[in-house]
Context: one part of a larger RNA
RNA sequence: CUGGGUGUAAAGGGAGCGCAUGCGGUACGGCAAGUCCGAUGUGAAAGCCCGGGGCUCAACCCCCGGGACUGCAUUGGAAAACUGCCGCACUAGAGUGCCGGAGAGGUUAGUGGGAUUUCCUUAGUGUAGCGGUGAAAUGCGUAGAUAUUAGGAGGAACACCAGUGGCGAAGGCGGCUUACUGGACGGUAACUGACGUUGAGGCUGGAAAGCGUGGGGAGCAAACAGGAUUAGAUACCCUGGUAGUCCACGCCGUAAACGAUGAAUACUAGGUGUCGGGGCACAACGUGCUUCGGUGCCGCAGCAAACGCAUUAAGUAUUCCACCUGGGGAGUACGUUCGCAAGAAUGAAACUC
Numbered sequence: 001c002u003g004g005g006u007g008u009a010a011a012g013g014g015a016g017c018g019c020a021u022g023c024g025g026u027a028c029g030g031c032a033a034g035u036c037c038g039a040u041g042u043g044a045a046a047g048c049c050c051g052g053g054g055c056u057c058a059a060c061c062c063c064c065g066g067g068a069c070u071g072c073a074u075u076g077g078a079a080a081a082c083u084g085c086c087g088c089a090c091u092a093g094a095g096u097g098c099c100g101g102a103g104a105g106g107u108u109a110g111u112g113g114g115a116u117u118u119c120c121u122u123a124g125u126g127u128a129g130c131g132g133u134g135a136a137a138u139g140c141g142u143a144g145a146u147a148u149u150a151g152g153a154g155g156a157a158c159a160c161c162a163g164u165g166g167c168g169a170a171g172g173c174g175g176c177u178u179a180c181u182g183g184a185c186g187g188u189a190a191c192u193g194a195c196g197u198u199g200a201g202g203c204u205g206g207a208a209a210g211c212g213u214g215g216g217g218a219g220c221a222a223a224c225a226g227g228a229u230u231a232g233a234u235a236c237c238c239u240g241g242u243a244g245u246c247c248a249c250g251c252c253g254u255a256a257a258c259g260a261u262g263a264a265u266a267c268u269a270g271g272u273g274u275c276g277g278g279g280c281a282c283a284a285c286g287u288g289c290u291u292c293g294g295u296g297c298c299g300c301a302g303c304a305a306a307c308g309c310a311u312u313a314a315g316u317a318u319u320c321c322a323c324c325u326g327g328g329g330a331g332u333a334c335g336u337u338c339g340c341a342a343g344a345a346u347g348a349a350a351c352u353c
Stems, first nucleotide, its partner, number of pairs: 003325004007307002012321001015204003022197002025090002028087004033083002035079001036077007048067007093195001094192003097188004105181003109177003112158001117153002120151001122150004129140002166173002210251006219245002224240004262320006270298013302309002326353003335346004
């Protein structure tokens, strides 16, 4: 390379948009590049295959003749199904318009209640404990704590509703209101007329932690300090506590970024719940039937090493991309690119089993 694979054995890029590329709906007409047939040239020799001969036999040995070398080029021709190209048309793919409801989709400004804290040298009541644990101690407290009442301040998060509920490409999104705004879905069938799909590079977004500058800081809490436990205890438990967690702007670009399951299209028994629409019937609290789109469970055929998957496929097929090829060494070294750094991306070999 081929082949075979990628839920859990090695293997789906963490996600999207998209240039090039690959692949691509229905009908008609044309061309003849691919496709098909012939001729000519070439395809060195050796080797290969067939026939014959020679080494005393034989050969992966030697000689002669023929074939093949499935290829390439030139040239001539017929066909027009398929692919391609050109022309013309279509509406089932795709998109637009119109009508409609659903939603923690995004950005933005404002605002609410509960809880926590209390440094406010806040005020009142009140007195010796509080706190914490398996038990304790460190800690706080007669300079009046804990508890309780009233007021103020400040930050962060939004109980109930809440749901294998919803929305988003993924990361993710949850009090309430405002403004701006993206997408999906249902219905309709007015418009465009294949405008599609995939997507190497590229570009964009990307949890937490971390980094830079400036704010903020209630609670929590790496590091750190102390108290315990223990043989020890650089831990688990306790008392404290700084970065950080929050905001703005700029970086970082990684996660068990998981459904450990790439995207798209078509087809292939059913049953049952739930969310958002539509239709029909009954007669309207609603119920039944049906249809489109999502989200779950169970289950047949089939698949699978098994577990299991099963119209949301891991089934049956097609197209395109990514990736795998024994374990360790190693996601390391070197080089390169990116980054302020931390590091990220790309990514070996010796050696060894």
Record summary: This is a predicted structure of a 353-nucleotide part of an RNA (small-subunit ribosomal RNA, central domain) from an uncultured bacterium. It matches the Rfam family "Bacterial small subunit ribosomal RNA". Its family is annotated with ribosome and structural constituent of ribosome in the Gene Ontology. Model confidence (mean pLDDT): 83 of 100. The RNAcentral record of the full RNA draws on ENA and SILVA.